[in-house]
């Protein structure tokens, strides 16, 4: 002088996910009418009796929800490539760059929209950062 790698503080980042000490606020989701739209799998149990009807347990291939994560190609792999969308230091906007992410999980035959109503969640995980114009906002002398 270079890399790494730990512990603190203060700054920040994806996200709805903060504040606040209260019979909490804020933020985000889901259910649910009219008018429009649209119509169900397996297997097991128990009841009735018309051997099919009700109901209940499982279950996931139908459908659906949450979220930026969705499609397509290729392969000996379940990895690779790209893709719709998504992020990246005062807020948005436009232009140009450069670098990431493009995953999960959850309902369980079931939900289109949807006032009124109900009703849920506020977890986790990290360490980023060029540049021009416009407008607005702070802060300093």
């Nucleotide at each position: 002088a270079u890399a790494a790698g730990a512990c603190a503080u203060u700054c920040g980042c994806u996200u709805a996910a903060u504040c606040u000490u209260u019979u909490g606020a804020g933020c985000g989701g889901g259910g649910g009418a009219a008018c429009c739209a649209a119509u169900u799998g397996u297997a097991c149990u128990u009841a009735u009796u018309u051997u099919a009807u009700a109901a209940g347990u499982a279950u996931u291939u139908g459908g659906g929800g949450u979220g930026a994560a969705u499609c397509c190609u290729u392969u000996u792999u379940u990895a690779a490539g790209g893709u719709a969308g998504g992020g990246u230091a005062c807020u948005c906007u436009c232009a140009a760059g450069a670098c990431c992410c493009g995953a999960a999980c959850c309902c369980g035959a079931c939900a289109g929209c949807u006032a009124a109503c109900c009703u849920c969640g506020u977890a986790a995980g990290c360490g980023u950062g060029u540049u021009g114009a416009g407008a607005g906002g702070a802060a300093a002398a």
Predicted 3D model of a 141-nucleotide RNA (c-di-AMP riboswitch aptamer (ydaO/yuaA leader)) from Cytobacillus oceanisediminis. The sequence was found by an Rfam model in a public genome assembly. Its mean pLDDT, the model's own confidence on a scale to 100, is 75. Its Rfam family is "c-di-AMP riboswitch aptamer (ydaO/yuaA leader)". Rfam's curators write: This family represents a conserved RNA structure found upstream of the ydaO and yuaA genes in Bacillus subtilis and related genes in other bacteria. Taxonomically the source falls in Cytobacillus (Bacteria, Bacillati, Bacilli, Caryophanales).